Notes
A computed fold for a 1473-nucleotide RNA from an uncultured bacterium, annotated as small-subunit ribosomal RNA.
[in-house]
């Protein structure tokens, strides 16, 4: 785009059109083929009139309906599409092998007898359907007989021709016709009828045309090779039969032939074509309507009539199916037009007229005519029209949407002003009509003739189904008239709401798991419109079958090789030749259809009229280039000769050494072999070592090469011999002798098989040993097939250069094998040329990777293969093979991908380079005790939530008795504990006191301000917005944080490179803590980030100098910077120096930098913090906050009382305190630093064993206070469950607080548990570190073994990067990319769903055998039977019928086969899930 459609939703109007795709499935009823009285014979009933009493007769209707006989017609015209793969069709020719009624033109005739017969009467049978006897009778029914050709046969001869049966011409014969009928008519003639005369229709024969059939023939016409071979009337021939006609069309002989790979038979589908659809064509698909053609008419089968049929509304027959019946028998044949069941998604009126076009029949009138013309139903499809136009903003209502401001439906609407198609009412009202025909006149013709009759011209008259329709007018009014479908991308159109992997959607891709432009609805948009989508099919996009027009190195795809039949294809010159090729003329190509054009319906679809074109086929003529054909020539393709030189080319023989392993001996002693490490094994019965000797198999080191040959598998010691192919030389023959190659043929690695030697190594199966969770493997010890040889199959490989052969052309470098030449004594140098084999790389190609004179370049010939993955190289069938099994090879299903080459990542039990307490070195912990907390788990009314590897578990919590508090449980409030706005009402309300009460609260009682007034402030009450929620959604989110990681990395712009993702920068040498620096370099350059700036801390100067300090000078204590007075000093805290690889040597590449070294308080980032690139992890948080969305609104809000968060078989995390002598314990005794104190810290003093208390100096604090421990020295215990350890648990106490029961801290005294250094396994630490001490300090009334920070005491280690873990860079593999926690393989269970085998069941078709054999045609035969002729006449004869037989066959049937289906217990394998 399109469509013979159907389905959904919807649905105004007309014109043309189209309408059973399915059951060639059954049909009810009605119609569709009849017509001629001018061919003939009968001939009514009924009415009516008239006669008659009536019975009955006449007449008119009327020779009419009607019957019959004859003629034409019925073979057209109307439907279908089974069947058919065919000379069916389609196209172009041919009949020298043919017919043709009706029509037309010519020619000739039509004389003259004759015998039946239905209708009709009348008898019988019979339910009918029908039949039979008998009696009459005409004909244009039927039969002789005459005549008769130029017909037919049959001999001759001539012409045409490739042929003669054809055509003239000639001769004898012989054979065949014929029918009337209906007008006119003056004479003549006859009683009359009529003869005759003419005129028309007919009727024989004859010859021609027209149109119409029969037959041959060339050339086109689906699909399968998983049909490869058919054929016996089959092929010819003679000759008989038939036919209109040739012919195996028949039948007897004879010949063995005919067809096929250019696709015979087979099977399967299918009516062909004009032409319809589509496409740019080429081509693909279709053949509905229309128009040709064939074919068929309930299934098969014959024939009859006929010009014409083997016959749609004819026979006869056999079947099956209806139907009728009196059971005895008959009837039927819608694929005609309605129509009806019935099948299907699915296809209409049992209408009207013969008005009109077209047939039949007639002279004609005229009948007939479901063809046809016409209405009618169906949006089926094409066209066309219309459902208003114009103006109209306060942008009305209303809807929706919203940032609440408005926005948008939107001139839409309402109003104004205009028109009136359509439809609906009312009036009018066609064209299609013109012939024929009849009537009147007026020619011509014919004729004797004005009759008739033919023909012309004119007048008139008669004929419309449709339809009162088209189409015209008139009145009135916007009045009666819009849907379907999409809006996630392809693909024009966005919101809101519902639902929430549900409910749907979906052409592909995919949407939907609470914020969906993807569902479903609003809105609002776009598309098209009386339709509009969806299915369904067909082309096209498809260059996705490639002719135009593809590919085959890795994506599908070169055959394993090579040799050759068939076929394709083929070098250079010349002559003919004309098959292909080109021109050209004619013939045809039917109409319709396309298409251009004019014209007719108001346009248009639609229709006529003319053109053009139908690319196609034939015939003629001309050209002669190329291509064939065919002669002749030619050498450069090809072969041959001859000469050479190289080779693991191939076959047989035959020899050799050097190893393995056996044996035999010899010396020799205990191991010997084997592995990552072991053990099976062998050895004291003497292995392994080692020597000598033999035996026996295999394979041939070195040489040895991307070196050589071979077609390709493939070939490896040395020799003989046979032998193939390739090279160069020479320029001798030979003349296209060539290329490539479907079938065929042969060779064809290893395994592998069969039969027969052979068997030394090696080794599937096998055994045993080891690895392992297993280990039917890897690895060790053995060991049989086999591997060998000979002889016969097998025929496959990643048979690879993933590259068919074969020619010819295209820049180049460089190896390496074999030949030439030149020189030369000779040869490795030199040159040039070829035949081979290798690298790198120009153009050119290529998706890209890569191939580039050995092309994957440019061209040409031949072969062979390819079409998305799977299913499957699988099932079936066939073939080949002893067998495995090869060859050939599908289909259901099924998935949206399967696959190339690059590209960035990411990842490897890949490399390579380098870091980090990572490992090693080391100290010290944890995993074993208790006890503290954290968490799981369980428990509960609750034991509130959150956090889950690292990066949750002394975590949010820097502190749950109560309060926190979010939980539970009882008690209570309802505009609320708190906040705002607005209306109204009230004078309250609070504090207070009082009842109840466990508190909350509730009840009571008591009660305003300001203003002069209007009013106002406050309070509280109710209403209405709202409030409130630790309710959900960290996966809606902000913010803040966590980790990888203080790791050195992340990227940009510009330029270049690449089809292009990208790439390069940013890689590379070097260097560094560092992508830090340096140097290279198709890049330059720049940004976040490292460094630096900032704090702190080490050294030092310089100001300050009190609360700090005290050298000096002075006063004073018992004694102390305690006072005076200083300000050096340490010290505060401020400003400054100070470190830059700056400097010296060496390394390095003259760098960068790095090693040393001075110097200096610090040296090479001095220490330490602060600072965290791009991004990961949907990492954690809605419960610090905020915030969308949801959900609560006498409750999920809010007060309160008690209680929980502290429970306790249990498991894990994170600490503490120990397990003691480098230690306990007693006394003594000397030292910090950070910091913090008024609700605060609290000194000396005194009580109290003690926690603690009185009680208060002093201090808002460099002033006072908190304030040390280890450790030193003394004494003590002496290895024990202790003088070690402190759990538990009792008592009696003390502190905070309303209040320590659940459930707090600390103290006395008594109790004294486990535990003696902790298993697998694991954490931290590199210098003032770690480890040991202990102080403060926030939280906080109290409550700390956490946690934050201070200072004392201070080590030990590091070889070094192999390993474990995490990272950073280049690289290199990848079938990964939510990136190895990834992909992903197959058993096996489950469920669906196709599909192969399979005893068997079953049903289709198809040849062939045999029996049976109907009707009918032919043939035989007729003793029964006959009207026409003939005759010698009851008869005979010619001729016929019937009956009966023959042949040949339809249906039938047995038997056995083929070949396609179906269906099957069991079973195979596949796809999904």
């Nucleotide at each position: 785009a399109a469509u013979c459609a159907a389905c959904g939703c919807u649905g105004g109007c007309g014109g043309c059109g189209u309408g059973c795709c399915u059951a060639a499935c059954a049909c009810a009823u009605g119609c569709a083929a009849g017509u001629c009285g001018a061919a003939c014979g009968c001939g009514a009933a009924g009415a009516c009139c008239c006669c008659g009493c009536a019975a009955g007769g006449g007449g008119u209707u009327g020779g009419u309906a009607g019957c019959g006989u004859g003629g034409c017609a019925a073979a057209c015209g109307g439907g279908u599409g089974a069947g058919u793969a065919a000379c069916g069709c389609g196209u172009g020719g041919g009949c020298g092998a043919c017919c043709u009624a009706c029509c037309u033109u010519c020619g000739a005739g039509u004389g003259g007898g004759g015998g039946a017969u239905a209708a009709c009467c009348u008898u019988c049978c019979g339910a009918a359907a029908g039949g039979a006897g008998g009696g009459c009778u005409a004909a244009u029914a039927c039969c002789g007989c005459a005549u008769g050709a130029c017909a037919u046969c049959c001999c001759g001869u001539g012409u045409u021709u490739g042929g003669a049966u054809a055509c003239a011409c000639g001769g004898a014969g012989a054979u065949c016709a014929a029918a009337g009928c209906c007008g006119g008519g003056g004479a003549u003639c006859g009683c009359a009828a009529g003869a005759c005369c003419u005129g028309g229709c007919g009727c024989u024969u004859g010859a021609a045309g027209a149109g119409g059939g029969g037959c041959c023939c060339g050339c086109g016409u689906c699909c399968g090779a998983u049909u490869a071979g058919c054929u016996a009337g089959u092929u010819g021939g003679c000759g008989u039969g038939g036919u209109a006609a040739c012919g195996g069309c028949u039948c007897a002989c004879c010949a063995a032939g005919g067809c096929u790979c250019c696709g015979a038979u087979c099977g399967g589908u299918a009516u062909c074509c004009g032409g319809c659809c589509u496409g740019a064509g080429a081509g693909g698909g279709c053949g509905g309507a229309c128009g040709g053609a064939c074919a068929c008419a309930c299934u098969g089968g014959a024939a009859c009539u006929g010009a014409g049929a083997c016959a749609c509304g004819g026979u006869c027959c056999a079947g099956a199916c209806u139907c009728c019946u009196a059971c005895g028998g008959g009837a039927g044949g819608c694929a005609g037009c309605a129509g009806u069941g019935g099948g299907g998604a699915a296809u209409u009126g049992u209408u009207c007229g013969c008005a009109a076009u077209g047939g039949g029949c007639g002279c004609a009138a005229g009948c007939c005519u479901g063809a046809c013309g016409a209405c009618g139903c169906a949006a089926c499809g094409c066209c066309g029209c219309g459902u208003g136009g114009a103006g109209g903003a306060u942008g009305a209502a209303g809807a929706c949407c919203u940032u609440c401001g408005g926005g948008u439906c939107g001139u839409a609407a309402a109003c104004u002003c205009c028109u009136u198609u359509c439809g609906a009412c009312c009036g009018a009202g066609a064209u299609g009509a013109a012939a024929a025909g009849g009537c009147g006149c007026c020619g011509a013709c014919c004729u004797a003739a004005c009759a008739c009759g033919u023909u012309g011209g004119u007048g008139u008259c008669c004929u419309g189904a449709c339809a009162g329709u088209a189409u015209c007018g008139a009145g009135g009014g916007a009045a009666g008239c819009a849907g379907c479908c999409c809006c996630g991308g392809c693909u024009a159109a966005c919101u809101c709401c519902g639902u929430g992997c549900c409910a749907g959607c979906a052409g592909c891709c995919g949407c939907g798991g609470u914020a969906a432009u993807a569902c479903g609805g609003g809105g609002g948009g776009g598309g098209c419109a009386a339709g509009c989508g969806u299915u369904g099919u067909u082309c096209g996009g498809a260059a996705u079958u490639a002719c135009u027009g593809g590919g085959c190195g890795u994506a599908a795809a070169g055959g394993g090789u090579u040799u050759g039949u068939a076929g394709g294809u083929g070098g250079c010159c010349g002559g003919c030749u004309a098959a292909g090729u080109c021109a050209g003329a004619c013939g045809u190509g039917a109409a319709a259809u396309c298409c251009c054009u004019c014209a007719g319906c108001u346009u248009a679809a639609c229709u006529g009229g003319g053109g053009a074109a139908c690319u196609g086929c034939g015939u003629c003529u001309g050209g002669g280039a190329c291509u064939g054909g065919u002669c002749g020539g030619c050498u450069u393709g090809u072969g041959g000769g001859u000469c050479g030189g190289a080779g693991a080319g191939g076959a047989a023989c035959g020899c050799g050494g050097a190893a393995u392993u056996c044996c035999a001996g010899g010396u020799g002693u205990a191991g010997c072999g084997g592995u990552g490490a072991a053990a099976u094994g062998c050895g004291u019965a003497g292995a392994u070592a080692u020597c000598u000797g033999g035996a026996g198999g295999a394979a041939c080191a070195c040489c040895g090469g991307u070196g050589g040959c071979g077609a390709a598998g493939g070939c490896g010691g040395c020799g003989u011999u046979c032998u193939g192919g390739a090279c160069g030389g020479c320029a001798u023959c030979u003349g296209a002798c060539a290329c490539u190659g479907a079938g065929a043929a042969a060779c064809g690695a290893a395994a592998g098989c069969c039969a027969g030697g052979g068997g030394a190594g090696c080794a599937a199966a096998c055994g045993g040993g080891a690895u392992u969770a297993g280990a039917u493997a890897c690895c060790c010890c053995g060991g049989u097939a086999g591997u060998c040889c000979u002889g016969g199959c097998c025929c496959u490989a990643a048979a690879c250069g993933a590259u068919g052969a074969a020619u010819g052309c295209u820049u180049g470098g460089u190896g390496u094998g074999c030949g030439g030449g030149u020189a030369u004594c000779g040869a490795u140098c030199c040159c040039u040329g070829c035949c081979g084999u290798g690298c790198c790389g120009a153009a050119g190609u290529u998706a890209a990777c890569g191939c580039a004179u050995u092309a994957a370049g440019c061209a040409u010939u031949c072969c062979g293969c390819c079409c998305g993955g799977g299913g499957a190289g699988u099932a079936c069938g066939g073939u080949c093979g002893c067998a495995a099994g090869g060859c050939u090879g599908a289909a259901a299903c099924u998935c949206a991908a399967a696959g190339g080459a690059a590209u960035u990542g990411a990842c490897g039990g890949g490399g390579g380079c380098c870091c980090g307490c990572a490992c090693a070195a080391g100290c010290g912990g944890u995993g074993g005790a208790g006890c503290a907390u954290g968490u799981g788990g369980u428990u509960c009314a609750a034991u509130u939530c959150g956090a889950c590897g690292c990066a949750a578990c002394g975590c949010g919590a820097a502190g749950a008795a109560c309060c926190u508090u979010a939980c539970c449980u009882g008690g209570g409030c309802u505009c609320g504990a708190a906040a705002u706005a607005c209306a109204g009402a009230u004078g309250a309300c609070c504090a207070u006191c009082g009842g109840c009460g466990a508190a909350a609260g509730u009840c009571g009682a008591c009660u305003u301000c300001c203003g002069c007034a209007a009013g106002g402030a406050c309070a509280u009450c109710u209403g209405c917005a709202u409030a409130g929620g630790u309710g959900c959604u960290g996966c809606a989110u902000g913010g803040c944080u966590g980790u990888c990681g203080u790791c050195a990395g992340c990227u940009c712009g510009u330029g270049u490179c690449g089809u292009g993702a990208g790439a390069u920068g940013u890689u590379g040498g070097g260097u560094u803590a560092g992508g830090u620096c340096c140097c290279g370099c198709a890049a330059c350059g720049a940004g976040c980030g490292c460094a630096a700036c900032c704090c702190u801390u080490g050294u030092u100067u310089c100001c300050u100098g009190u609360u700090g300090c005290c050298a000096u000078c002075g006063g004073g204590u018992a004694a102390u910077g305690c006072c005076g007075g200083g300000c050096a000093c340490u010290c505060u805290g401020g400003a400054g120096a100070g470190a830059c690889u700056g400097c010296c040597g060496g390394u390095g590449a003259c760098a960068a930098a790095c090693c040393g070294g001075a110097g200096g308080a610090a040296g090479g980032u001095g220490g330490g913090g602060a600072u965290g690139a791009c991004g990961u992890c949907a990492a954690g948080u809605c419960a610090u906050c905020a915030u969308g969305c949801c959900c609560u609104u006498u409750a999920u809000g809010c007060c309160u009382u008690g209680g929980g968060c502290u429970a306790c078989a249990c498991a894990c995390g994170u600490g503490u305190u120990a397990c003691a002598a480098u230690g306990g314990c007693u006394a003594g005794g000397a030292c910090a630093a950070u910091g913090u104190g008024a609700u605060g810290c609290a000194a000396g003093a005194c009580c109290g064993c003690g926690a603690g208390g009185u009680g208060g100096a002093g201090c808002g604090a460099a002033u006072c206070a908190c304030c040390a421990a280890g450790c030193c020295u003394a004494g003590u215990c002496u290895c024990a469950g202790u003088u070690c350890g402190g759990a538990u648990u009792g008592c009696a106490g003390g502190c905070u607080g309303c209040a320590a029961c659940u459930u707090g801290c600390c103290u006395g005294c008594a109790u004294g548990a486990a535990g003696u250094c902790g298993g697998a396994a694991u954490c931290g630490c590199u210098a003032g570190u770690a480890a040991a001490u202990g102080c403060c300090g926030a939280u906080c009334a109290g409550c700390a073994c956490g946690c934050g920070g201070c200072a004392u005491u201070g080590a030990a280690u590091a070889c070094g990067u192999u390993c474990c873990c995490g990272g950073g860079c280049c690289u290199u593999g990848u079938a990964c990319a939510c990136a190895c926690c990834g992909c992903c393989c197959g058993u096996c269970a489950c469920g669906u769903c196709a599909u192969g085998g399979a005893a068997g069941c079953u049903g289709g078709u198809c040849a062939a055998g045999c029996c049976c054999g109907a009707a009918a045609u032919c043939g035989g035969u007729g003793c029964g039977c006959c009207a026409a002729c003939c005759u010698u006449a009851u008869g005979g004869g010619a001729g016929g019928c019937a009956g009966c037989c023959g042949c040949c066959u339809a249906a039938g049937g047995c038997a056995g086969g083929g070949u396609c289906g179906g269906u099957g217990a069991c079973u195979g394998g596949g796809a999904c899930g």

The RNAcentral record of the sequence draws on ENA and SILVA. It matches the Rfam family "Bacterial small subunit ribosomal RNA".